The RNA shown here (transfer RNA) has 72 nucleotides and comes from a Vulcanimicrobiota bacterium.
RNA sequence: GGCGACGUUGCCAAGUGGGAAGGCGGUGCUCUGCAAAAGCGCCAUGAGUUGGUUCGAUUCCAGCCGUCGCCU
Numbered sequence: 001g002g003c004g005a006c007g008u009u010g011c012c013a014a015g016u017g018g019g020a021a022g023g024c025g026g027u028g029c030u031c032u033g034c035a036a037a038a039g040c041g042c043c044a045u046g047a048g049u050u051g052g053u054u055c056g057a058u059u060c061c062a063g064c065c066g067u068c069g070c071c072u
Base pairs, nucleotide, nucleotide: 001071002070003069004068005067006066007065010024011023012022018055025043026042027041028040029039030038048064049063050062051061052060
């Protein structure tokens, strides 16, 4: 230098056009003599970033940035 994949909450991770599951974790409450365990509630309106397409984009397209891999 060329090619490809990926970039979603504090972490892991699903979804893949009508506006974001689940787990871990955090926090509050219930329970308990106190804890632990268990149960319940809450924690991303901006999904790397800038544009484009569309009535509508995390989801499609392009540029840029970053990570990983392959080729020379």
It matches the Rfam family "tRNA". The family's RNA type in Rfam is transfer RNA. About the family: Transfer RNA (tRNA) molecules are approximately 80 nucleotides in length. The organism belongs to Vulcanimicrobiota, within Bacteria.